[in-house]
Molecule: transfer RNA
Organism: Candidatus Woesearchaeota archaeon
RNA sequence: GGGCUCGUGGUUAAAUCUGGUAUAACGCUCGGCUGGCAGCCGAGAGGCUCCGGGUUCAAAUCCCGGCGGGUCCA
Numbered sequence: 001g002g003g004c005u006c007g008u009g010g011u012u013a014a015a016u017c018u019g020g021u022a023u024a025a026c027g028c029u030c031g032g033c034u035g036g037c038a039g040c041c042g043a044g045a046g047g048c049u050c051c052g053g054g055u056u057c058a059a060a061u062c063c064c065g066g067c068g069g070g071u072c073c074a
Base pairs, nucleotide, nucleotide: 001073002072003071004070005069006068007067010026011025012024013023020057028044029043030042031041032040033039050066051065052064053063054062
């Protein structure tokens, strides 16, 4: 330098192919069961999806550029 791939709550992932209310688990907060802890049950907060632009009635999703990680080639 080139090819492929990934980037989404604090963490790990789903949703992307096939555009239409951003979802789950763990973690966190509060409440209940317990003498207390652990554990279990219930409720809640937390992301506008790496950045910019384009297409569209509508973009995490499609297109272009950039940035970063992984991998392969040189």